[in-house]
This record gives sequence, structure tokens and C1' cells, in this order.
RNA sequence: UCGACUCUCGCGGGAGAGACCGGGCCCGUCCCGGAGCCGAAGGCGCAACCGCCCCGGAAACGCUCAGGCAAAAGGACCGCGAAGGCGAA
Repeated sequence: UCGACUCUCGCGGGAGAGACCGGGCCCGUCCCGGAGCCGAAGGCGCAACCGCCCCGGAAACGCUCAGGCAAAAGGACCGCGAAGGCGAA
């Protein structure tokens, strides 16, 4: 100096699905019960593929444990910037 590598931070963008019904009280962003719904924190499963075998990695697919179903918050992921690491020159 460069990098479509890694990690952290900041800024911007960022979907889905009931402000559901019943009961309780201390009347709340509360507690208990009920039958629904969503898929993009996290978790688990399958494996196209990567990989010489083993080991290992591996989806936005599947499950819905957890989470969520007005707004806010959260949010995979994407873009930009900064610091560190790694690799190359």
C1' cells in the first nucleotide's frame, strides 16, 4: 500500500405474524388460563457443496425449544467509516 479475510465499535437501511379472547387484582410495559400465528437474535436438525480419507466447515432449507405478533426496543443481513488482527506485495 492492497485485500470479496477476521473481529470490535459508530452511522444509515432492515421483513414477518392478534394493541387476540376469558379471568384476577395491587389497574400495569402486571399475573393466571385458552386456542391461534410468525421466522431474521440465539438453539437444534437435514446436507447440496468445500475438503484426498478421517476430523472438520457448511443455507435465507426444516423445527419452533427460546424469541416474537401497535409503537418503541430488538433484529439475521446489507452499505459506509474507524481501530486492531491476519494474508499478500

This is a predicted structure of an 89-nucleotide RNA (Glycine riboswitch aptamer) from an Alphaproteobacteria bacterium. Model confidence (mean pLDDT): 78 of 100. The source organism's lineage runs through Bacteria, Pseudomonadati, Pseudomonadota and Alphaproteobacteria. It was read from a public genome assembly, where an Rfam model found it. Rfam family: Glycine riboswitch aptamer. Gene Ontology term of the family: glycine biosynthetic process. The model forms 90% of the base pairs in the Rfam consensus.